[in-house]
RNA sequence: AAAGGGCAAACCCGUCGCGAGGCGGGGACGCAAAGCCACGGGACUCCCGAUGGAGUCGGCUGGGUUGCCGAA
Repeated sequence: AAAGGGCAAACCCGUCGCGAGGCGGGGACGCAAAGCCACGGGACUCCCGAUGGAGUCGGCUGGGUUGCCGAA
């Protein structure tokens, strides 16, 4: 590169949550890990009297780990 495919942003509907956001359906902006993991950084939410506490985001990033094809 090719082949077989995979995932699924925004938005809409339903649902759970105080919320960030999660889940299901529709839908595709994109993604070679846009599979999984909250350990580090970062952003966001809630509590609040804070020096604090509890959470969310893996499609912000570092890292760990697993995986399809094969000219390599």
c-di-GMP-I riboswitch aptamer from a soil metagenome, 72 nucleotides, folded computationally. The prediction has a mean pLDDT of 87. The RNAcentral record of the sequence draws on MGnify. It matches the Rfam family "c-di-GMP-I riboswitch aptamer". From the family's description: GEMM was predicted in a large-scale screen for bacterial structured RNA regulatory elements.